The part of an RNA shown here (small-subunit ribosomal RNA, 5' domain) has 530 nucleotides and comes from a metagenome.
[in-house]
Context: one part of a larger RNA
RNA sequence: GGAUGAACGCUAGCUACAGGCUUAACACAUGCAAGUCGAGGGGCAGCAUGAACUUAGCUUGCUAAGUUUGAUGGCGACCGGCGCACGGGUGAGUAACACGUAUCCAACCUCCCGCUUACUCAGGAAUAGCCUUUCGAAAGAAAGAUUAAUGCCUGAUGGUAUCUUAAGCACACAUGUAAUUAAGAUUAAAGAUUUAUCGGUAAGCGAUGGGGAUGCGUUCCAUUAGGUAGUAGGCGGGGUAACGGCCCACCUAGCCGACGAUGGAUAGGGGUUCUGAGAGGAAGGUCCCCCACAUUGGAACUGAGACACGGUCCAAACUCCUACGGGAGGCAGCAGUGAGGAAUAUUGGUCAAUGGGCGCGAGCCUGAACCAGCCAAGUAGCGUGAAGGAUGAAGGUCCUAUGGAUUGUAAACUUCUUUUAUACGGGAAUAAAGUGGUCCACGUGUGGACUUUUGCAUGUACCGUAUGAAUAAGCAUCAGCUAACUCCGUGCCAGCAGCCGCGGUAAUACGGAGGAUGCGAGCGUUAUCC
Numbered sequence: 001g002g003a004u005g006a007a008c009g010c011u012a013g014c015u016a017c018a019g020g021c022u023u024a025a026c027a028c029a030u031g032c033a034a035g036u037c038g039a040g041g042g043g044c045a046g047c048a049u050g051a052a053c054u055u056a057g058c059u060u061g062c063u064a065a066g067u068u069u070g071a072u073g074g075c076g077a078c079c080g081g082c083g084c085a086c087g088g089g090u091g092a093g094u095a096a097c098a099c100g101u102a103u104c105c106a107a108c109c110u111c112c113c114g115c116u117u118a119c120u121c122a123g124g125a126a127u128a129g130c131c132u133u134u135c136g137a138a139a140g141a142a143a144g145a146u147u148a149a150u151g152c153c154u155g156a157u158g159g160u161a162u163c164u165u166a167a168g169c170a171c172a173c174a175u176g177u178a179a180u181u182a183a184g185a186u187u188a189a190a191g192a193u194u195u196a197u198c199g200g201u202a203a204g205c206g207a208u209g210g211g212g213a214u215g216c217g218u219u220c221c222a223u224u225a226g227g228u229a230g231u232a233g234g235c236g237g238g239g240u241a242a243c244g245g246c247c248c249a250c251c252u253a254g255c256c257g258a259c260g261a262u263g264g265a266u267a268g269g270g271g272u273u274c275u276g277a278g279a280g281g282a283a284g285g286u287c288c289c290c291c292a293c294a295u296u297g298g299a300a301c302u303g304a305g306a307c308a309c310g311g312u313c314c315a316a317a318c319u320c321c322u323a324c325g326g327g328a329g330g331c332a333g334c335a336g337u338g339a340g341g342a343a344u345a346u347u348g349g350u351c352a353a354u355g356g357g358c359g360c361g362a363g364c365c366u367g368a369a370c371c372a373g374c375c376a377a378g379u380a381g382c383g384u385g386a387a388g389g390a391u392g393a394a395g396g397u398c399c400u401a402u403g404g405a406u407u408g409u410a411a412a413c414u415u416c417u418u419u420u421a422u423a424c425g426g427g428a429a430u431a432a433a434g435u436g437g438u439c440c441a442c443g444u445g446u447g448g449a450c451u452u453u454u455g456c457a458u459g460u461a462c463c464g465u466a467u468g469a470a471u472a473a474g475c476a477u478c479a480g481c482u483a484a485c486u487c488c489g490u491g492c493c494a495g496c497a498g499c500c501g502c503g504g505u506a507a508u509a510c511g512g513a514g515g516a517u518g519c520g521a522g523c524g525u526u527a528u529c530c
Stems, first nucleotide, its partner, number of pairs: 001530004006526005013382005019375002021340001026338003030335003035082003040079002043075002047073003050069008089293003098218008108210002113206008121155004131144005161186007170177002191198002219265003226256003231253004236248003268290004272283004295316005318329004346372001348371003354368001355366004385416004395407005421467006430457001433454002436451007474519005480499002485514005495502002
C1' cells in the first nucleotide's frame, strides 16, 4: 500500500447493487416451513342445493320454521395412490477413494419421462371407516358385528424375461462375453370417467440419477519407529443391485513401514477469493459442485431410492404434562426468545413471475423463490451550489506594533441554476405463457386466429409542473519517517507515543487557540492476511 462476513470512537444528505451469529453442532415459548388426488374406494361429521312430509303466517300458492332423505355440489376423518430420499439448514465429525482430476465396470441398479412390441381373462377372502360395548386423567387402546377398492390373495394365458441342459458363427481384458437354435421349469395385469382420454402388466432400447474399483494430488509432529490375527492371500459358501474378508468354515503365513507405516494434533474438499510484476504466500463467508450431519449413541422397516432434519423402534441426557398408573418433545428450516459475545436483521407480504409436489384439468400446497423492512457493514454514483465581487470590510490570530501580515474572493452584495428537497399531477415494464370462450386447419391431439382473465412488490420506479440557495460536512493529522507552524498554558507534572523518542520555564512532539495539510459521507483506531 491492498484486503475484510469485521468491531470500536467521532460524524452522517440521497440512490442503486451486493452482504449481514466468524462465539455456544448452547437451550428453545409461539406461529408457519409437505402435501395432494372424490376421474381409485366405502361413506356423510360439517356446509350448500334439491325432493318429500309436518306446523305456522295465510292472499290457496307463496314465505318461514322443523323433520326425513347421500338424491346433487362438495367433503372432516378413514382405506388406497403418488410425493414426503427433492427443495431448505449446518460444518460437529472426517487426513478418507472424503474431495479434485483421469480411467474402468466382461461386476451393477435406476420411480417418474421418451420410443418400440405384446397383453389387460376368471374368481375369492379380508380389513379400516361407520355401528355397539369396554378400559384410561390423558396420550391412546381393546373386543364384537359389518362393508368397499387402482388394497390383498388364488387360478388361467404369456416371451426377446429368469434358471437348467445341449449345440454354437463371432469377439476379447484373465476368470470370460454372446447373436442364433432346441428341450424343460418359474413369474403378469385394474380399473376410472364428462366417452375425449387417463391409467395397469410384461419385455427391450434410450435419457436421467446413483453404486463400485483404480492411478495421481491433498496440513503439522520422528521430542510418535515399529504396526497388524479377519490381520495378508487362497479354496468353497453366504450375502448384496453388484465386485470384494463384506461375512463365515477350512488352508497357507503372510501384509504395511525412513519413498515415513502406526500413533497424536488440526481440518469438511473443490470451483474460487485476497495479495503479489511473477513465482509464491494466505483464506475457503456469500454463489455453484461434492461430502457429512440432524439433541447423543445404536438399529432396522417401508420404498425405485433412506438406514430417512419436520418417519418408526431401543437406550441416554435434558425439558414439559400427570389423577403418580403413565405420557409428550427435538428450530444446524423461516421469523423470533434466552444465553455466550467486541459483534450480526422482521415473530413482514405474495404465490404475480421462476421452480417443485399432487391432480385429466380447474386448482391446492410451497418461510423454495420473488419482494418489502432494519443496519454506512461494503462497492459504485450524485449532492451539500455556480459566475461575478477589494472600501482586500468587521471580528479572530500573529508580528519588528501610529503600521503590517493572515483568515481571504472567503463573507456581504449582484446575477444565475434547481440535481436533491417539499407540494401537486401523470404513470410503467416485469405477462413470456397459461386458463376460460368462439372459430379454422390437419386429423384424434396438435397447430393457428380472435377474445376474456390473472401483478404481491406498487400508485413504486420513472416523467412533468411549481417554490426557493432553499434541506445537507465532517474526521484525522501538522518534530523526523510524512503532506502540513505559530502563540498561550503546563513545567520529567499533567500527558503523548507505530519507531526514534518528547515534557525538568521561551515544548513546531503534552493541553487549548489561530492557521495549514490529507481524505471526504465518511474519517481514524484495533484485529487478521499478503
The full RNA is in RNAcentral, with records from SILVA. Its Rfam family is "Bacterial small subunit ribosomal RNA".